The RNA shown here (Glycine riboswitch aptamer) has 101 nucleotides and comes from Nocardioides sp. YIM 152315. Of the family's consensus pairs, 82% are formed in the model. It matches the Rfam family "Glycine riboswitch aptamer". The family is grouped with related families in Rfam's "Glycine riboswitch clan". It was read from a public genome assembly, where an Rfam model found it. Its mean pLDDT, the model's own confidence on a scale to 100, is 77. Taxonomically the source falls in Nocardioides (Bacteria, Actinomycetota, Actinomycetes, Propionibacteriales).
[in-house]
């Protein structure tokens, strides 16, 4: 001390699918009440994949099969279905690591 990868912080980008139904509590308002219904909780139906988690039946990739593994693939446990936040994953800056010579 290149390069590769792996990581840390900060910065930028970053998909998808309900404002469906019914309970319960309710704010401002009102003709004061069997009115109204921002918003908050629960709970059913639907739906979505890119936090995390499972699986290798199909698809792609590790080397053509076979075994094996992995994935952006799949399953939908969790999670999410205005926004907001979150988000894999990618990009830049400083950083620490690995490691050829």
């Nucleotide at each position: 001390c290149a390069c590769u990868c792996c990581u840390g912080c900060a910065c930028g980008g970053g998909a998808g699918a309900g404002u469906c139904c019914c309970c319960g509590g309710g704010a401002u308002g009102c003709u004061c009440u069997u009115c109204g219904g921002a918003c908050c909780g629960g709970g059913g139906c639907g739906c979505c994949g890119a936090a995390g988690g499972g699986g290798c039946a199909a698809u792609u990739c590790c080397u053509c099969c076979c075994c094996g593994g992995a994935a952006c693939c799949u399953c939908u446990c969790a999670g999410g279905c205005c926004a907001c936040c979150g988000g894999a994953c990618c990009g830049u800056g400083c950083g620490g690591g690995u490691c050829a010579g």